[in-house]
A computed fold for a 479-nucleotide part of an RNA from a metagenome, annotated as small-subunit ribosomal RNA, 3' major domain. The full RNA is in RNAcentral, with records from SILVA. The coordinates come from a structure-prediction model, not an experiment, and the mean pLDDT is 85. Its Rfam family is "Bacterial small subunit ribosomal RNA". Its family is annotated with ribosome and structural constituent of ribosome in the Gene Ontology.
Context: one part of a larger RNA
């Protein structure tokens, strides 16, 4: 000087408390451990691994295993030779395919034409290729975490023999090393804040979306004429600064209350992550030192595996019902996607879906039905008209192909489950809870993820205690 203390003081944070909803019990989904296996590829391991890399394992992916095959190789550069009847498309045979043999089609360019040069393919030779092989404790890059915590430092000066201190401590104040005052310090940098995006109000500009607002037509649909008011769209601007008033305060910074205002003291949300810590994570995104393999640790293929299952844990979904289930009726979003695409009307099918193909490169067409809500009916506390696992049968779709191992539909079946021990998690407002919608990935395959809107709470006395953190101070046999 730090770090630590079941030392002290001050102060924060859904840290506790006050509340609301969960997890831990059940079934299923998914990840992990373990076990099993020919293989169940690899990585990630307290917080900060475990719906994580994976925004999507039937083949492919694929790195793993089995089997049958290749050796200058699937890919790059160079050398030698041959061909240009090459490459490519296609036929047949063997084969699980890779591959081997084979039929037909096909048939380079430029030029000083002796042939040369260039290009392509094949064969050969070795230099080499190749490696998701090892080392994240050799590394770059990227990332997590403390933590959006308020800190981390420097120049000069001063003090100290020195390590170092001071500044950065103190009195107030703030979300903040934010600001004010004091002060052997005076200044400065990286952080904080602001500048950026979005949302909330208004104005201007613009009107192939919106409007009968005022008028006319209407097969009643902004459908048509027409209009630029309103909604909206998207460009510019205004607006909030403790600016004004009162009080408190040290005449300061600031705090409390009020006015006006769409919004008030950082208005809400996002992007933004200082010096550093954890030899944190990643050699399997990529790059890369070293080491290792070189007829194999490389490369191609078939089939299998990553989907196993006595068990254990994490994360979710669905429930256990009446604030509910079922049936009928009937409203109201936002944000997105669409040409190898979205696919309307209409017809067929109980349905998944099939036929169809108007329109749309999309404020124009389409995915599209929002759901909870609301209205009416039924059920009457029951393992039930709750719950839907499991299994049987019959189908649909994608795809070369759904046996291992896809999703969905119909009929039947109807398991556990009556609110969950110890323990434990999230959340302070348009939040929690609850309801649906879309997108990425993607042929197909979400209860995951990322976004979007609808309905919409309760509680916070307070900081003694648990956890984490900041500043000052104290002890220390620790560095």
């Nucleotide at each position: 000087u730090g770090a630590c203390g079941g030392g002290g003081g001050c102060c924060c944070g859904c840290a506790c408390a006050a509340g609301c909803g969960g997890u831990g019990g059940a079934g299923c989904a998914u990840g992990u451990g373990g076990u099993u296996u020919a293989a169940u590829u690899c990585g990630a391991c307290g917080c900060a691994a475990c719906g994580c890399g994976a925004a999507g394992a039937a083949c492919c992916u694929u790195a793993c295993c089995u089997g049958g095959g290749c050796u200058u190789g699937a890919c790059a550069u160079c050398c030698c030779g041959a061909u240009c009847g090459c490459a490519c498309c296609u036929u047949a045979u063997g084969g699980a395919a890779a591959c081997a043999u084979u039929u037909g089609g096909g048939u380079c360019a430029g030029c000083u034409u002796g042939g040369c040069u260039g290009g392509a393919u094949c064969g050969g030779u070795g230099a080499c290729a190749g490696g998701u092989g090892c080392u994240g404790c050799a590394u770059g890059g990227c990332u997590g975490u403390c933590g959006u915590c308020a800190g981390c430092u420097c120049g000069u000066g001063u003090c100290g023999u020195g390590a170092g201190a001071u500044g950065u401590u103190g009195g107030g104040u703030u979300a903040a090393g934010u600001c004010c005052c004091g002060u052997a310090a005076c200044g400065a940098g990286c952080g904080c804040a602001a500048c950026c995006c979005u949302u909330g109000u208004c104005c201007u500009u613009a009107g192939u979306u919106g409007c009968c607002a005022g008028c006319a037509u209407u097969u009643c649909g902004g459908a048509u004429g027409g209009g630029a008011a309103c909604u909206c769209u998207a460009a510019g601007g205004a607006g909030a600064c403790u600016g004004c008033c009162g009080g408190u305060g040290a005449c300061a910074a600031a705090c409390c209350g009020g006015a006006g205002g769409a919004a008030g003291g950082u208005g809400g949300g996002g992007a933004u992550g200082a010096c550093g810590u954890c030899a944190a994570g990643u050699c399997a995104u990529c790059a890369u030192g070293g080491c290792c393999c070189u007829u194999a640790u490389g490369g191609g293929c078939u089939g299998g595996g990553c989907u196993a299952c006595a068990c254990a844990c994490g994360u979710g979904c669905u429930a256990c019902a009446a604030u509910g289930g079922c049936c009928g009726g009937c409203a109201c979003a936002g944000a997105g996607g669409g040409c190898a695409g979205c696919g309307a009307a209409c017809c067929c099918g109980c349905g998944a879906g099939g036929g169809g193909g108007g329109g749309c490169u999309a404020a124009u067409c389409u995915c599209a039905a929002a759901a909870a809500a609301c209205c009416g009916g039924u059920c009457g506390u029951a393992g039930u008209c709750c719950g839907g696992a499991u299994c049987g049968c019959a189908g649909u779709c994608u795809g070369c192909a759904a046996c291992u191992c896809g999703a969905c539909u119909g009929c039947g079946u109807g398991a556990a489950g009556u609110c969950g021990g110890a323990a434990u998690c999230g959340c302070u407002a348009g939040u929690a809870a609850u309801c649906g919608c879309a997108g990425a990935u993607c042929a197909g395959a979400a209860c995951g993820c990322u976004g979007c809107g609808g309905u919409g709470a309760a509680u916070a006395c307070g900081u003694u205690c648990c956890c984490g953190g900041g500043c000052c101070u104290u002890g220390u046999a620790c560095a």